[in-house]
Context: one part of a larger RNA
Molecule: small-subunit ribosomal RNA, 3' major domain
Organism: uncultured bacterium
RNA sequence: UGACGGGGGCCCGCACAAGCGGAGGAACAUGUGGUUUAAUUCGAUGAUACGCGAGGAACCUUACCCGGGCUCGAACGGCAGAUGUCGUAUACAGAGACGUAUACUCUCUUCGGAGCGUCUGUCGAGGUGCUGCAUGGUUGUCGUCAGCUCGUGCCGUGAGGUGUCGGCUUAAGUGCCAUAACGAGCGCAACCCUUGUCGAUAGUUGCCAUCGGGUCAAGCCGGGGACUCUAUCGAGACUGCCUCCGUAAGGUGAGAGGAAGGGGGGGAUGACGUCAAAUCAGCACGGCCCUUACGUCCGGGGCGACACACGUGUUACAAUGGUGGUUACAGAGGGCUGCUCCCUGGUGACAGGCUGCCAAUCUCCAAAAGCCAUCUCAGUUCGGAUCGGAGUCUGCAACUCGACUCCGUGAAGUUGGAUUCGCUAGUAAUCGCACAUCAGCCAUGGUGCGGUGAAUACGUUCCCGGGCCU
Numbered sequence: 001u002g003a004c005g006g007g008g009g010c011c012c013g014c015a016c017a018a019g020c021g022g023a024g025g026a027a028c029a030u031g032u033g034g035u036u037u038a039a040u041u042c043g044a045u046g047a048u049a050c051g052c053g054a055g056g057a058a059c060c061u062u063a064c065c066c067g068g069g070c071u072c073g074a075a076c077g078g079c080a081g082a083u084g085u086c087g088u089a090u091a092c093a094g095a096g097a098c099g100u101a102u103a104c105u106c107u108c109u110u111c112g113g114a115g116c117g118u119c120u121g122u123c124g125a126g127g128u129g130c131u132g133c134a135u136g137g138u139u140g141u142c143g144u145c146a147g148c149u150c151g152u153g154c155c156g157u158g159a160g161g162u163g164u165c166g167g168c169u170u171a172a173g174u175g176c177c178a179u180a181a182c183g184a185g186c187g188c189a190a191c192c193c194u195u196g197u198c199g200a201u202a203g204u205u206g207c208c209a210u211c212g213g214g215u216c217a218a219g220c221c222g223g224g225g226a227c228u229c230u231a232u233c234g235a236g237a238c239u240g241c242c243u244c245c246g247u248a249a250g251g252u253g254a255g256a257g258g259a260a261g262g263g264g265g266g267g268a269u270g271a272c273g274u275c276a277a278a279u280c281a282g283c284a285c286g287g288c289c290c291u292u293a294c295g296u297c298c299g300g301g302g303c304g305a306c307a308c309a310c311g312u313g314u315u316a317c318a319a320u321g322g323u324g325g326u327u328a329c330a331g332a333g334g335g336c337u338g339c340u341c342c343c344u345g346g347u348g349a350c351a352g353g354c355u356g357c358c359a360a361u362c363u364c365c366a367a368a369a370g371c372c373a374u375c376u377c378a379g380u381u382c383g384g385a386u387c388g389g390a391g392u393c394u395g396c397a398a399c400u401c402g403a404c405u406c407c408g409u410g411a412a413g414u415u416g417g418a419u420u421c422g423c424u425a426g427u428a429a430u431c432g433c434a435c436a437u438c439a440g441c442c443a444u445g446g447u448g449c450g451g452u453g454a455a456u457a458c459g460u461u462c463c464c465g466g467g468c469c470u
Base pairs, nucleotide, nucleotide: 007470008469009468010467011466012465013464015460016459019423020422021421022420023419026315027314028313029312030311031310032309033308034306035305042053043052064301065300066299067298068297069296070295076124077123078122079121080120081119082118083117084116087104088103089102090101091100092099106115107114108113126290127289129288130287131286135284136283137279138278139277140275142273147186148185149184150183151182152181153162154161155160166177167176168175192267193266194265195264197235198234199233200232201231202230203229207224208223211222212221213220238261241255242253244251245250304442317416321375322374323373324372325371326370333364334363335362338357339356342353343352344351345350382413387408388407389406390405391404392403393402429452430451431450432449433448434447435446
């Protein structure tokens, strides 16, 4: 000077408390450990690994295993020599890679040769091989915590201190006052995006108040720019006004006005640094290692195993519910190898026709809620695992190992021990929708979107983490 203390003081945070809903018990999905295996590729391991890298493992991917091949090599550049058929088609053998055979058959030319290809040799190749403790870049975490420093001056022999401390205040080293300090930088805040109100401009593919036409109905048509909306520019909020407290900064109020009030809500934004934190398997790169193999091509298998243990989830155990019927209302995205209205067939997954849309035009496109009926507390009309059969679709190909449909089957499970997690408002809870990846899909995951919509916070003694002073 730091760090630490079951030392002290002050302060904060879903940290506790007050509440609501979960996990821990069941079945299944998924990741991990372990075990097994020819292989079950590799990495990630308290918080900060474990629905993580992976935003798509049947082949491919694929890095692993077994087997069959190649060795200038699957791709690329240079040099030397030899050579001329590059390519197309057919047949045979083979699991394929690939091998063999037959037929047709290079281009330009200044005739020197050049292009393109094959073969031989060679210099480079190639490596998801090792080292993240040699590295770059990127990332997690402390933490969106309020801190971390510098110049000059002053103090100290010096390390260093001061400033940055003290009082008040703030979400904040945010400000005010005081002051051997005076200033400044990186952070904070603001500037950026979005949402909430109003205005102006512009009206097509969007809208429809007024006028007219028209339909079973419908902005359907003429038309209109009022409204909604779309998308550009502005306005608006600043403790500006008022009350009270305070020297000030600031605080307080069911105050006024206002769509919004004291940071309006949400996002992006992550200081100096810490953990030799993570990544050589995204990429790049030093060193080391392999070079007829640790490179590379192909077929098949594996990454999907299963006495067990853990994490994260989905579905339930029911009546605030299940089932049947009936009936409303979104937002944000996607669409040409695509999204598909409508018609027909099928119980259905879907199939066959036909049509619109490169989309504010067409389309994917809601569910919970509401209304009516039924079930009457039961392992049930709860629950749906598992298994049998029959099918649909994608795709060379669904055996290992796809999703979906129909019929049958109908397991565990009656609210879960110790313990533990999330959340303070359009939040939790609950309901569905879309997208990326993608032929298809093991998505119950991830990222977004809207619908319905709570309870509670006395307080800071205690647990955890953090900040300042001592």